[in-house]
Context: one part of a larger RNA
RNA sequence: CGCUCGCUCAGGAACUAGGCAAAUUAACCCCGUAACCUCGGGAGAAGGGGUGCCCCACUAGGGUUUAUAGCCCGAAGGGGUCGCAGUGAAAGGCGCGCUACGACUGUUUAACAAAAACACAUCUCUCUGCGAAGUCGAACACGACGUAUAGGGGGUGACGCCUGCCCGGUGCCGGAAGGUUAAAGGGAGGGCUCAGUCUGGAGUAAUCUGGACAAAGGUCUGAUCUGAAGCCCCGGUGAACGGCGGCCGUAACUAUAACGGUCCUAAGGUAGCGAAAUUCCUUGUCGGGUAAGUUCCGACCUGCACGAAUGGCGUAACGAUCGUGCGACUGUCUUAACGAGUGACUUG
Numbered sequence: 001c002g003c004u005c006g007c008u009c010a011g012g013a014a015c016u017a018g019g020c021a022a023a024u025u026a027a028c029c030c031c032g033u034a035a036c037c038u039c040g041g042g043a044g045a046a047g048g049g050g051u052g053c054c055c056c057a058c059u060a061g062g063g064u065u066u067a068u069a070g071c072c073c074g075a076a077g078g079g080g081u082c083g084c085a086g087u088g089a090a091a092g093g094c095g096c097g098c099u100a101c102g103a104c105u106g107u108u109u110a111a112c113a114a115a116a117a118c119a120c121a122u123c124u125c126u127c128u129g130c131g132a133a134g135u136c137g138a139a140c141a142c143g144a145c146g147u148a149u150a151g152g153g154g155g156u157g158a159c160g161c162c163u164g165c166c167c168g169g170u171g172c173c174g175g176a177a178g179g180u181u182a183a184a185g186g187g188a189g190g191g192c193u194c195a196g197u198c199u200g201g202a203g204u205a206a207u208c209u210g211g212a213c214a215a216a217g218g219u220c221u222g223a224u225c226u227g228a229a230g231c232c233c234c235g236g237u238g239a240a241c242g243g244c245g246g247c248c249g250u251a252a253c254u255a256u257a258a259c260g261g262u263c264c265u266a267a268g269g270u271a272g273c274g275a276a277a278u279u280c281c282u283u284g285u286c287g288g289g290u291a292a293g294u295u296c297c298g299a300c301c302u303g304c305a306c307g308a309a310u311g312g313c314g315u316a317a318c319g320a321u322c323g324u325g326c327g328a329c330u331g332u333c334u335u336a337a338c339g340a341g342u343g344a345c346u347u348g
Base pairs, nucleotide, nucleotide: 001343002342003341004340005339006338008336010334011333014332019329027051028050029049030048031047036041038158052081053080054079055078056077061073062072063071064070082086094327095326096325097324098323100321101319102318106118107117123155124154125153126152127151128150134142135141159314160313161312162311164244165243166242169241170240171237172236173235174234175233178232179231180230184226185225189221190220191219192218193217196213197212198211199210200209201208202207245263246262247261248260249259272306273303284300285299286298287297288296
C1' cells in the first nucleotide's frame, strides 16, 4: 500500500452526475394516525409510549375434563429491585411531500437494457351461417367433438369524462347503364406455294432456261364484329391508410381584435391539454422552494413541430421505473486517525 471488516472529536451531503455506498429503521403490546379515495383502501401512514428480574400469585379469566383433581394458556394492576443499557446477543421496514409514465398482478433482451417496452381485463372495427372463416397443405389434421353470448384477424388498453370536422387521394364495401378489355368465336382480306395460261431466249427438233399472271388445294397471316371480371365510371365508408390553411384591415389612450375583406382547400384542429418523455429561439416570463436553483413544482400561451381508440384529458391503488424536495441518519465529504483479519513486502 491492496482487499474484507470494526470504531471515531466537531460538523452532518459541504461528497457526487446522482446520498452511489454506508448508516439510520427494525420484534411484540398499547396509544394514535392526514390529504385523497374506485369507500376496498391510503395504513405498519405519520408520530408517541412500554418491554428485565422478584413478590402479591399456582392472580383474574380461558382451554381440556364427569371432576369444585390435575395439566396447559394467560392479561391487567400493585409493590420491590439491579445495570449506562431489559425484543440487553442474533435474525428482523428508514420515513414523508410533489411530479412524469404505465391502471393494476404479470412478461422481456439465457450472458451489458426489467423499463415508460410486451401482455392484460375493457372498448371497438372487420371476417365467418358451418364441409364456417382462418392455419398447414399432397392428404389427414387443427379450428371444434365448438356454432355468432362462437371462432379468426386488426386496433385500443382498468376506471371516470369524452372521442369533433374532412370521403378529394389510397384502401375496403356496394352498383351496374355507358367506355375500355383477354382467351375464345368469326374469317373480310393479304402473303407464299402451285396445275395451267401468256410470253422472252438457246436449239433443226426433242428439249432446256427465264419472266408475268394464276384456279383448286396446302400453308402463313388476318380487319370490322361477338366477347367476363378488372379498370374508367356512380355511390357509401374514419375506433379504414390518412388529412385537419394563408394574407390584410378594424373598438373614443395604447394594446388587442368579438367584427370585416380576400385567396386557396376534401376539410381547415372542436373539447381538453400545453416551454410538455413533445418548445428550436430557451436558463421563455411570472410565482414557489434555496443565501444562491440550466433541474423541480404552480401558472401564462408566442403549440419552431399537442390533440382526441397511431386515442385526448383526469385518476384512488400499485412500481427494484424517471425527475425533484424534506426529515432522520451517517467516514460520501471537511480530513483523516486508530484497530482486526488476509494479502503484498522483508528475513530465514
This is a predicted structure of a 348-nucleotide part of an RNA (large-subunit ribosomal RNA, domain IV) from a soil metagenome. It matches the Rfam family "Bacterial large subunit ribosomal RNA".